[in-house]
Predicted 3D model of a 154-nucleotide RNA (SAM riboswitch aptamer (S box leader)) from a soil metagenome. The sequence is in RNAcentral, with records from MGnify.
RNA sequence: UCUUAUCCAGAGGGGUGGAGGGACCGGCCCGGCGAAGCCCCAGCAACCGAACGCGGCGAUAUGUCAAGCGCGUGCGCAGCAGCGAGGCUAAGCACCAUCCGCCAGAUCGCUCGCCCACGGUGCUAAUUCCGGCAGAUCGUUCUGGAAGAUGAGA
Numbered sequence: 001u002c003u004u005a006u007c008c009a010g011a012g013g014g015g016u017g018g019a020g021g022g023a024c025c026g027g028c029c030c031g032g033c034g035a036a037g038c039c040c041c042a043g044c045a046a047c048c049g050a051a052c053g054c055g056g057c058g059a060u061a062u063g064u065c066a067a068g069c070g071c072g073u074g075c076g077c078a079g080c081a082g083c084g085a086g087g088c089u090a091a092g093c094a095c096c097a098u099c100c101g102c103c104a105g106a107u108c109g110c111u112c113g114c115c116c117a118c119g120g121u122g123c124u125a126a127u128u129c130c131g132g133c134a135g136a137u138c139g140u141u142c143u144g145g146a147a148g149a150u151g152a153g154a
């Protein structure tokens, strides 16, 4: 500098410091009952990271499987490619006889989800204090922008 998300909620004390502050402009506020800045302690929760734990998924080796089932096995008119023999096979039929799985917990992983100590910023008067441009509205209000702030990414 660019992109993007959020911004009507939330959250204070002490020390130092000495006159400003609320980004800018116009208002309107805060301030010697001490402003800005700096330091210490505390808190809030917008974003990023996030241990442990929980859930889900996967793998491994086990333990159950009397019975039942299917991502299982056998067959399989449609259909597909093929010169053909044969092959594959949705639907469907049959069977748990073989294999694998559906059950259980254990271990290890996951670029998954939840929760959350903790960490990195940030923040702790007033809607980003209101308006500042445009539209609608009709004496005001609403909506969207611009600008700004914070985070994340480039």
Base pairs, nucleotide, nucleotide: 001154002153003152004151005150006149007148012041013040014039015038016037020030021029022028024132025131026130027129042124043123044122046121047120048119049118053114054113055112056110057109058108059107060106062104063103068102069101070100072095073094074093075092079088080087128147133144134143135142136141
The prediction has a mean pLDDT of 79.